The RNA shown here (TPP riboswitch aptamer (THI element)) has 93 nucleotides and comes from a Gammaproteobacteria bacterium. It was read from a public genome assembly, where an Rfam model found it. The prediction has a mean pLDDT of 79.
[in-house]
RNA sequence: UCAGAAAGCUGGGGGUGCCGUUGCGGCGGCUGAGAGAGUCCCUUGGGACCCGAUCCGGGUAAUGCCGGCGUGGGGAAGCUGGAGCGCCAUCGU
Numbered sequence: 001u002c003a004g005a006a007a008g009c010u011g012g013g014g015g016u017g018c019c020g021u022u023g024c025g026g027c028g029g030c031u032g033a034g035a036g037a038g039u040c041c042c043u044u045g046g047g048a049c050c051c052g053a054u055c056c057g058g059g060u061a062a063u064g065c066c067g068g069c070g071u072g073g074g075g076a077a078g079c080u081g082g083a084g085c086g087c088c089a090u091c092g093u
Base pairs, nucleotide, nucleotide: 001084007080008079009078010077011043012042013041014040017030018029019028020027021026049074050073051072055068056067057066058065
């Protein structure tokens, strides 16, 4: 928390960067759920994603790598369902 949990259905939204190599088709490495890819992630209780941003700090071989900005400004929903889900403390591994 019945001013409706988990879950499901239908619809909708979203991103794809950095480095090496190359015969420019690719191949390998980094982060990540995802690097045009897998129903991968998100769908208003919305940090999926976009803007600010050619931003600030740290770090890296390098990066939109990490943190800040951020209770910022935007951002895609209806139905079914009917009790779980979240948090805190303690103990154990």